Source information: Two RNAs folded together computationally: RNase P RNA and transfer RNA, 481 nucleotides in total. Rfam match: Bacterial RNase P class A. Gene Ontology terms of the family: ribonuclease P activity, tRNA processing and dimeric ribonuclease P complex. Its mean pLDDT, the model's own confidence on a scale to 100, is 78.
RNA sequence: GGCUGGCCGGGCGACCGCGCUGCCGUCCCUUCGGGGUCGGUGUCGAGGAAGGUCCGGGCUCCACAGGGCAAGGUGGUGGGUAACACCCACCCGGGGUGACCCGCGGGAAAGUGCCACAGAGAACAGACCGCCACUGGGCGCUUCGGUGCUCAGCGGUAAGGGUGAAACGGUGGGGUAAGAGCCCACCAGCGAUCCGGGUGACCGGAUCGGCUCGGUAAACCCCGCCUGGAGCAAGGUCAAGAAGUCGCCUCCUCGGAGGCGGUGCGCGCACGUUCGAGGGCGGCCCGCCCGAGUGCGCGGGUAGACCGCUGGAGGCUGUCGGCAACGGCAGCCGUAGAUGGAUGGUCGCCCCCCGGACACCCGUGAGGGUCCCGGGGACAGAACCCGGCCUACAGGCCAGCCCAU
RNA sequence: GCCCCGGUAUCCCAACGGCAGAGGAAGCGGUCUCAAACACCGUCCAGUGUGGGUUCGAGUCCCACCCGGGGCACCA
Numbered sequence: 001g002g003c004u005g006g007c008c009g010g011g012c013g014a015c016c017g018c019g020c021u022g023c024c025g026u027c028c029c030u031u032c033g034g035g036g037u038c039g040g041u042g043u044c045g046a047g048g049a050a051g052g053u054c055c056g057g058g059c060u061c062c063a064c065a066g067g068g069c070a071a072g073g074u075g076g077u078g079g080g081u082a083a084c085a086c087c088c089a090c091c092c093g094g095g096g097u098g099a100c101c102c103g104c105g106g107g108a109a110a111g112u113g114c115c116a117c118a119g120a121g122a123a124c125a126g127a128c129c130g131c132c133a134c135u136g137g138g139c140g141c142u143u144c145g146g147u148g149c150u151c152a153g154c155g156g157u158a159a160g161g162g163u164g165a166a167a168c169g170g171u172g173g174g175g176u177a178a179g180a181g182c183c184c185a186c187c188a189g190c191g192a193u194c195c196g197g198g199u200g201a202c203c204g205g206a207u208c209g210g211c212u213c214g215g216u217a218a219a220c221c222c223c224g225c226c227u228g229g230a231g232c233a234a235g236g237u238c239a240a241g242a243a244g245u246c247g248c249c250u251c252c253u254c255g256g257a258g259g260c261g262g263u264g265c266g267c268g269c270a271c272g273u274u275c276g277a278g279g280g281c282g283g284c285c286c287g288c289c290c291g292a293g294u295g296c297g298c299g300g301g302u303a304g305a306c307c308g309c310u311g312g313a314g315g316c317u318g319u320c321g322g323c324a325a326c327g328g329c330a331g332c333c334g335u336a337g338a339u340g341g342a343u344g345g346u347c348g349c350c351c352c353c354c355g356g357a358c359a360c361c362c363g364u365g366a367g368g369g370u371c372c373c374g375g376g377g378a379c380a381g382a383a384c385c386c387g388g389c390c391u392a393c394a395g396g397c398c399a400g401c402c403c404a405u
Numbered sequence: 406g407c408c409c410c411g412g413u414a415u416c417c418c419a420a421c422g423g424c425a426g427a428g429g430a431a432g433c434g435g436u437c438u439c440a441a442a443c444a445c446c447g448u449c450c451a452g453u454g455u456g457g458g459u460u461c462g463a464g465u466c467c468c469a470c471c472c473g474g475g476g477c478a479c480c481a
Base pairs, nucleotide, nucleotide: 001402002401003400004399005398006397007396008395010350011349012348013347014346015345016344018045019044021042022041023040024039025038027036028035029034047379051390052389054388055387056386057385058384059231060230061229062228066286067285068284069283071227072226073225074224075223076090077089078088079087080086091105092103093102094101095100106222107221111220112219113216114215115214128161129160130157131156132155134153135152136151137150138149139148140147141146169187170186171185172184173183174182188212189211190209191208192207193206194205195204196203197202235307236306237305238304244263245262246261247260248259249258250257251256265299266298267297268296269295270294271293278290279289280288300480301479302478314333315332316331317330318329319328320327321326351377352376353375354374355373356372359370360369361368362367406477407476408475409474410473411472412471415430416429417428423461432448433447434446435445436444454470455469456468457467458466
């Protein structure tokens, strides 16, 4: 100067305040079980991300959670796990001097699509310049056999130039009119067969085949694997209340009005009750099951209590197995449960960081230390509960390793 | 708390992965008019919310983040 992993993320005290809960007192209600108001006192009271809601589960309801197609997700291999898109180890590819880091990392030789502009040609490719052969014309030279330059036509050619993100292996030699895996040697890649190692991805090697085959699947698609739907506003118990309706009572001008008690959302339209609406099924089909109500529209009321609710794939320590993730065993611990939503504020001392400055001390010096003053201490806050991922974060601590000197 | 949707110029709103971006309104300038309105002509305004990736190439495809909007309970 860097790389990796782990941890902390202010401490102590005083006062005031908030939430849950135990105990004590007080008053009220009671179906005598208990419930509530107020006061006092004691214990406890956010996080590494509680966040984003991106994955995976537990739990609850949908009768059980079936088959096929579709749709979505996932993607090297082997493990871990309740499960995962997470974690660990390894393989392959890429980057770095290195510690180490990064990879949506199956298939493009199953098929289809696309590859703008430029360029002659963009996928069983392609002659613009160039190179070469042949035919014809013109001009020049000629020993009259030819030959040089140039123009046109018709062909050959993928070595060179040029275009492009990408142009159909590379180097050398042979070969040819000129060229070309056309042929040969070596190299690189691919495929087939075989041998050895590894659980495997894969690695090492031998022989053969001129086979040389573009990219794109975060385009369709193919292959393997996974996925039923909804979510604690799930779900359950109770209370309250409104239109209406039932019963009783009172008043009355016999039309009604009011009170008490019970029940309890109401109205309209459509379809339907064994010839089955609708639902499970919020993609479709089959099969199965439930089934007497269901769907749509309009309107009314409530904005309550309790359960679910916090002891769970829980944490810490030790030990054993494993490279590790993790697992087994033993011991110990008890740690938030609000519902307009508590966990805060002030002061003092200390700690850390930044800035300033008088003085003093150490040092040859750069500088360091003590004291003093001022400022700052982040990101952010549970809401059914866990395992992850991602994102935000002042500042600090520890361990291991690498490079240079 | 849970579940969905969207983001392109000042506003509204287009754009098969292909010259990086169409149109309307508004604004500005001009013609017309005594002056304005209307009409006509011209012009200005974006790099597609931010960052990264795939691809030769991204507004479009993929991932993460930011911002904005919508829905829900009970009597069932």